[in-house]
RNA sequence: AGUGGGUAUAGAGGUUGCGAAUGUUAUCAGUAGAUUAUAUAAGAUAAAUGAGCAUCAAUGCGUAUAAUUAAAAGGAGCAUUCGCCGAAGCAAAGUAAAGCUCAUUUAUUUACUUUGCUGGUAUGGCUCUUAAUAAGUGCCGUACUGUCAUAUAGUAGGAUACUAUAUGGAGGGCUAUCUCACGG
Repeated sequence: AGUGGGUAUAGAGGUUGCGAAUGUUAUCAGUAGAUUAUAUAAGAUAAAUGAGCAUCAAUGCGUAUAAUUAAAAGGAGCAUUCGCCGAAGCAAAGUAAAGCUCAUUUAUUUACUUUGCUGGUAUGGCUCUUAAUAAGUGCCGUACUGUCAUAUAGUAGGAUACUAUAUGGAGGGCUAUCUCACGG
């Protein structure tokens, strides 16, 4: 030289890498809600049910129809800025909180923990979620792409390096530097 291990640092994949914030645009939607009129009629509030507090209610709760008026959240596109390369995302289980109080059951949202999976992007089919054919989840495929290993061929040519093709693997990976041990 090389082999193996560990730690630390710095990086790469992509001009559609990942995520967050702000602004703006469309959608949500002529929907929810509010007001008025007519009809009916005694209960109404809250994710559901039951009990209760408080408030409202025959001067008409609530429901239906018509007219007038009329949103927002979430998700999406674009722009800018910021943080990053298990970035991040998903699934299952558990804990806590939320909505007037309590109980039961379960739904939703947020945060945290544990385990497991996914290299990245796009896309087809089915499924779930949703106002939605948008976007997203899960499963099975397809294509492109980065990385490593092996094989073949070519170039330069001592090892080796690069290019192309094919097959396969996974991020606990890969590249570079540092360090320890073995070895010379």
Molecule: Lysine riboswitch aptamer
Organism: Amphibacillus sediminis NBRC 103570